[in-house]
C1' cells in the first nucleotide's frame, strides 16, 4: 500500500428507514428482624462531520478506532 469486518447505555448483546429489546453490574423502592432471594422503577437519541428522506442506528459519501487476510520493504 490493497481488500474486507466491526465502532449501539459501566460491560455484554439486539436492532436492517418510522422516535433503540433484553443479561449483568449500578441507584432507589417493596419483600425481610437484618440481609440474602425475589420483584417494581430509574439510564444511551447510537465513533465523528456530511448528504439523501416527510422520518436514519439503519441508506450513500468522507473521516477517525480496532480486528483480520494479501502484497512490498527489512
Nucleotide at each position: 500500500g490493497g481488500c474486507g469486518g466491526c465502532a449501539u447505555a459501566g460491560c455484554a448483546a439486539a436492532g436492517c428507514g418510522g422516535u433503540a429489546a433484553u443479561g449483568c453490574a449500578a441507584g432507589g423502592g417493596a419483600c425481610u428482624g437484618c440481609a440474602a432471594c425475589u420483584c417494581c422503577c430509574u439510564g444511551a437519541c447510537c465513533c465523528c462531520c456530511g448528504g439523501u428522506u416527510c422520518a436514519a442506528a439503519u441508506c450513500c459519501g468522507g473521516g477517525u478506532g480496532c480486528c483480520g487476510c494479501c502484497u512490498c520493504c527489512a